[in-house]
Molecule: SAM riboswitch aptamer (S box leader)
Organism: Actinomycetota bacterium
RNA sequence: CGCUCAUCAAGAGCGGGGGAGGGCCCGGCCCGAUGAUCCCGCCGCAACCACCGCCAGGUCCCCACGACCCGGCGGCAGGUGCGAAUCCCGGACGGAUGAGCG
Numbered sequence: 001c002g003c004u005c006a007u008c009a010a011g012a013g014c015g016g017g018g019g020a021g022g023g024c025c026c027g028g029c030c031c032g033a034u035g036a037u038c039c040c041g042c043c044g045c046a047a048c049c050a051c052c053g054c055c056a057g058g059u060c061c062c063c064a065c066g067a068c069c070c071g072g073c074g075g076c077a078g079g080u081g082c083g084a085a086u087c088c089c090g091g092a093c094g095g096a097u098g099a100g101c102g
Base pairs, nucleotide, nucleotide: 001102002101003100004099005098006097007096008095013042014041015040016039017038021031022030023029025091026090027089028088043083044082045081048079049078051075052074053073054072055071057069058068059067060066087094
C1' cells in the first nucleotide's frame, strides 16, 4: 500500500510545548490568539486482538480421554485504539479503528 471481515447514537481531560488555521473531500454548521489542529507527559475510557475461567456445539476417534475448530458469558488490561460536536449534519460512497491475509 492492497484485499476480506467487524464496528462507528455509549464512554473518558489535565499539564507542558508550539503559534495558525482546523473538523479527510463538496455544501453547511462549528472549533480556534480566552491559543485550536498537532507533538510530549500523566490521568482516564472502552474492550477489537492476546491471555484466564465457566458453559454449549462440531471434527478426528468404535467410545472415552485427548487434540483442534467454533460460539456464548464473565474476568484481566499485555498489543492496538480512543478522550468537542452521532464519523458534527447532508452529499459523495468515502473515511477511521481493529483482526486476518498478500